Two RNAs folded together computationally: RNase P RNA and transfer RNA, 388 nucleotides in total.
Model confidence (mean pLDDT): 77 of 100.

RNA sequence: GAAGUGUUUCAUCCAGUCGCUGUCGGUUCAUGCCGAUGGAGGAAAGUCCGGGCUCCACAGGGCAGGGUGCAGGAGAAAUUCCUGUGAGUGCGAACUCAAGGAAAGUGCCACAGAAAACAAACCGCUCCCUUUGGGGAGCAAGGGUGAAAAGGCGAGGUAAGAGCUCACCGGACGCGCGGCGACGCGCGUGCCUGGUAAACCCCACCCGGAGCAAGAUCGAAUAGGGGAGGAUGAGGCGGCCCGCCGACUCCCGGGUACGAUCGCUCAGAUAAAUGACUGGACACGACAAAACCCGGCUUACGAAACGCUUCCCAC
RNA sequence: GAGCCGUUAGCUCAGUUGGCAGAGCACUGGAUUUUUAAUCCAGGUGUCCCGGGUUCGAGCCCCGGACGGCUCA
Repeated sequence: GAAGUGUUUCAUCCAGUCGCUGUCGGUUCAUGCCGAUGGAGGAAAGUCCGGGCUCCACAGGGCAGGGUGCAGGAGAAAUUCCUGUGAGUGCGAACUCAAGGAAAGUGCCACAGAAAACAAACCGCUCCCUUUGGGGAGCAAGGGUGAAAAGGCGAGGUAAGAGCUCACCGGACGCGCGGCGACGCGCGUGCCUGGUAAACCCCACCCGGAGCAAGAUCGAAUAGGGGAGGAUGAGGCGGCCCGCCGACUCCCGGGUACGAUCGCUCAGAUAAAUGACUGGACACGACAAAACCCGGCUUACGAAACGCUUCCCAC
Repeated sequence: GAGCCGUUAGCUCAGUUGGCAGAGCACUGGAUUUUUAAUCCAGGUGUCCCGGGUUCGAGCCCCGGACGGCUCA
C1' cells in the first nucleotide's frame, strides 16, 4: 500500500427569525392571546420470538396439536446473549451449525447397477467333472454402476480368496486419567449391524385461547314484527372428551351516532405535531417518521475509530 | 394497529409419499379455402417471486426477505 475480518461509536453542526404540537402558569365569559418548558429512530420497519396488560366457565384436567433440543453461565422469558465443546468452510483473522435417538418400530433411497440392506453375484478368480457345448462347488480381492456398495490401506496367508491373521488409520465396547460439564487423552478387547428423523416416530423439557380495532365507563337507538331451536340442556371455555356455568340463542327484516372519555405514557396525537427561511462551517449529509408499553431477532442503510489476518514493496 | 392467505409459460390455473414441470387459451409453422375465420397436424414457450439451509437430489421440507390480496371497531 492492497484485499479481508471483528468490535464499538455517531447519525451533519452552530446562531437567529417565523411556524406546528403536548403540558404548566397568567389573562379572557369563551375562542384565543402572552410567558415558561418537553417534542422520533438505530432501525420508530417486518410482525419473526418472548413478556407486561386486558378479556374469555371461577381457565380447571386429559388427549390431540405445536414448539425447543451440545455444555456451563446470564436473563422475567425467548427462534435472546456470553464463554466453551464437537462438526464444517476459509491460507488466515474469523465465520456457520434445528448439534438428542437410525441397536424401539415403520417408511423412503428415482435412474443406473448383480445387489440400496435378515442380503445378493453381471463381468470375473480358483478347484473338480466333462459328451468340449457346458455343468457343479468355493470366493467377494479386482472390473463396472451409482450421491452412497457391507471398514480403508499394506503385508502375511490361501487352490483362489476373505479381519482369516498382523501393523497403521477409522469405528464400537470396556477401563483409567483430566475437565463443573459438553468432551478430550491413554490402554485393552476386537471388527457384527449404510444413509435419511428441516420423513413418520421415540425420548426429555415447555406451551390454555385471543388480542389495545383487547377491554372499561358514559350516552343515542333497541318501536312493532316473521321464522328456527331450547331444562330430554340451547348457548358459553380455538379441535375432541371429561368437568363447570347455565336460560336464552340463531336467522330475516327494521331502528340507531364509524358518538365521547379512559386504556395512552416526562414525545403522546386521533386527521394525527418536528418544518420553512437567512447567515456560517465542513467530512456536503444514507436508510428512514412513534400510535399501549418493554426485552430480543431479522431486514434496509451512511460515516468514523480501534484490534486482528493474508499478500506485495522498501529498509 | 392486529390477524391471515397467495406468488408456477404471455394470461387463467393444476402439480403428494421429494426423483425429466403440466393443462386450457394465446403464439409460431404447415394443410384445407379464391381469401379470412373455424377445423386438422406439428412445435416452442419457465431464474417454479428472491436469498440461504436440510438432502445424493427441492416447485414441494425448514429459515429469512420482497410484492400482492383478504378480514377485524